This is a predicted structure of a 72-nucleotide RNA (transfer RNA) from Nannocystis sp. Its Rfam family is "tRNA". It is annotated as a transfer RNA. The sequence is in RNAcentral, with records from ENA and MGnify. The coordinates come from a structure-prediction model, not an experiment, and the mean pLDDT is 83. Taxonomically the source falls in Nannocystis (Bacteria, Polyangia, Nannocystales, Nannocystaceae).
[in-house]
């Protein structure tokens, strides 16, 4: 210093131009003397940050910012 990979819910990752989504984890509610399992519901993110293109951007592109690996 260059080059490649990566940022989405509390956490782990999907999602790759047009309805943001699982799983776990939280709440509440049944059951239970009580907890725990089980079940049944709830709620929670304007997608790292400013541009660009695009009728339309989590998704293309460009710096910059944080993280990882590699090369000098």
């Nucleotide at each position: 210093a260059g080059g490649c990979c990566u940022g989405u819910a509390g956490c782990u990752c999907a999602g790759c131009g047009g309805g943001a989504g699982a799983g776990c984890g939280g709440c509440u509610g049944u059951c239970u003397u009580a907890c725990a399992a089980a079940c049944a519901g709830c709620g929670g993110g304007g997608c790292g940050u400013c541009g660009g293109u695009u009728c339309g951007a989590u998704c293309c592109c460009g710096a910059c910012c944080g993280g990882g690996c590699c090369u000098a």